A computed fold for a 73-nucleotide RNA from a Solirubrobacterales bacterium, annotated as transfer RNA.
The RNAcentral record of the sequence draws on ENA.
The coordinates come from a structure-prediction model, not an experiment, and the mean pLDDT is 82.
Its Rfam family is "tRNA". Rfam links the family to the GO term triplet codon-amino acid adaptor activity.
Taxonomically the source falls in Solirubrobacterales (Bacteria, Bacillati, Actinomycetota, Thermoleophilia).
[in-house]
RNA sequence: GCGCCGUUAGCUCAGUUGGGAGAGCGCCGCCUCGACAAGGCGGAGGUCGCUGGUUCGAGCCCAGCACGGCGCA
Numbered sequence: 001g002c003g004c005c006g007u008u009a010g011c012u013c014a015g016u017u018g019g020g021a022g023a024g025c026g027c028c029g030c031c032u033c034g035a036c037a038a039g040g041c042g043g044a045g046g047u048c049g050c051u052g053g054u055u056c057g058a059g060c061c062c063a064g065c066a067c068g069g070c071g072c073a
Stems, first nucleotide, its partner, number of pairs: 001072007010025004019056001027043005049065005
């Protein structure tokens, strides 16, 4: 230098067909228990890596850039 894959909540990851942003764990509150743990109910938490473009509409499509991984040279 070139190619491929990845980047979404604090962590691990879904979202595969363009229209609702989600799960588990963690965190907070309440219930239960003599107490803790476990369990039950509820809640908070998001620049979907960045900048543009396409579209009525983008996490998803296109271009460039950044970071990480793998391969080639």